Predicted 3D model of a 375-nucleotide RNA (Bacterial RNase P class A) from Rhodocyclus purpureus.

RNA sequence: GAAGUCGUCCAGACAGCCGCCGGGCGCGUCAAGCGCCGGGAGGAAAGUCCGGGCUCCACAGAGCAGGAUGCCGGCUAACGGCCGGGCGCUAUAAGCCGCAAGGCGAAGGCGACGGAAAGUGCAACAGAGAGCAGACCGCCGAUGGCCCGCCGCGCAAGCGUCGGGAUCAGGCAAGGGUGAAACGGCGAGGUAAGAGCUCACCGCGGACGCGGCAACGCGGACGGCACGGUAAACCCCAUCCGGAGCAAGGCCGAAUAGGGAAGCAUUGGCGCUGCUCGCGUCGCUUCCGGGUAGGCUGCUUGAGCGUGCCGGUAACGGUACGCCUAGAGGAAUGGCUGUCCACGACAGAACCCGGCUUAUCGGGCGGCUUCCCCC
Numbered sequence: 001g002a003a004g005u006c007g008u009c010c011a012g013a014c015a016g017c018c019g020c021c022g023g024g025c026g027c028g029u030c031a032a033g034c035g036c037c038g039g040g041a042g043g044a045a046a047g048u049c050c051g052g053g054c055u056c057c058a059c060a061g062a063g064c065a066g067g068a069u070g071c072c073g074g075c076u077a078a079c080g081g082c083c084g085g086g087c088g089c090u091a092u093a094a095g096c097c098g099c100a101a102g103g104c105g106a107a108g109g110c111g112a113c114g115g116a117a118a119g120u121g122c123a124a125c126a127g128a129g130a131g132c133a134g135a136c137c138g139c140c141g142a143u144g145g146c147c148c149g150c151c152g153c154g155c156a157a158g159c160g161u162c163g164g165g166a167u168c169a170g171g172c173a174a175g176g177g178u179g180a181a182a183c184g185g186c187g188a189g190g191u192a193a194g195a196g197c198u199c200a201c202c203g204c205g206g207a208c209g210c211g212g213c214a215a216c217g218c219g220g221a222c223g224g225c226a227c228g229g230u231a232a233a234c235c236c237c238a239u240c241c242g243g244a245g246c247a248a249g250g251c252c253g254a255a256u257a258g259g260g261a262a263g264c265a266u267u268g269g270c271g272c273u274g275c276u277c278g279c280g281u282c283g284c285u286u287c288c289g290g291g292u293a294g295g296c297u298g299c300u301u302g303a304g305c306g307u308g309c310c311g312g313u314a315a316c317g318g319u320a321c322g323c324c325u326a327g328a329g330g331a332a333u334g335g336c337u338g339u340c341c342a343c344g345a346c347a348g349a350a351c352c353c354g355g356c357u358u359a360u361c362g363g364g365c366g367g368c369u370u371c372c373c374c375c
Base pairs, nucleotide, nucleotide: 001371002370003369004368005367006366007365008364009363010362012340013339014338015337016336017335018334020040021039023037024036025035026034027033042346046357047356049355050354051353052352053351054245055244056243057242066241067240068239069238070237071085072084073083074082075081086113087111088110089109090108095104096103097102114236115235119234120233121230122229136176137175138172139171140170143169144168145167146165147164148163149162151160152159153158184202185201187199188198189197203225204223205222208219209218210217211216249297250296251295252294259288260287261286262285263284264283268282269281270280271279272278304323305322306321307320308319309318310317311316341344
């Protein structure tokens, strides 16, 4: 210097004027109001998919059912998140190799990544055969029969040796073919043809040894291959899980209507009842309590943010100093003008945090890796 890749930060800028929602101070006797100062969306505020705080309700303990998660270690308030590691899969840029086709090629990207010798199930189509399988084409036909030929023996029927045929029985699973998948791969020996039948190498299993906290890695006596796939199929194992949500919840609380208690009036009306007593009810006064409208609160100082130092590979933790950064309730965060530029994307808080996912015009910075050139 080129190329690729990963991470992080910003999200048009500045000025003036007019508004809107909160806060502080001052003036105003109070109130209404006025003035000044200061704050006012995001990296996702979104989807509401996970996890927690907070609040109310429920709750002896254990188990069943149901749901979620799932390599190992760590972090965390917690998580399905994050960090580090392991294993598996997978590229491609510059560049290099090559006539070409193409190949090589790092950082990186992706993984519901526990268990298939506990049990049950499933595998369309094609195919001979799809689970402890199978023989369509093909190979062989050693062995036994059949047919043909030569020869030998026999009077003959026939018998026998040898050779041939691929004709029957039979043998085989190497090759072809089907399929997503066909019961190890490849080479040699072997054989009638073949076959882990035998052997070397590779793969697989693997007592044990070594390294690692572990996942796992390295080596490996031995085993002739036995044990195919599928658990985002049931299932098994391990771990975790009570419900509802700020319209949670708490406080104050009218008017009107209704409820309760005490007292007054009882000379009244009505009912029990025709009469007396009594009781109820209608009336007035005072007091009490519940609910509704409405108001206040919860509400933003918090697992907070920034910088430095310390521990840690890191996520993260500790510590010192500094900072305060929306809080509405039909719901504010806007409009106009001017100047400039690279002409401005997705988008809008509603109790609060930690994540994930999705959307997004552009720009800045840094890390890693590979290659080229120079010293």

Rfam family: Bacterial RNase P class A. Rfam's curators write: Ribonuclease P (RNase P) is a ubiquitous endoribonuclease, found in archaea, bacteria and eukarya as well as chloroplasts and mitochondria.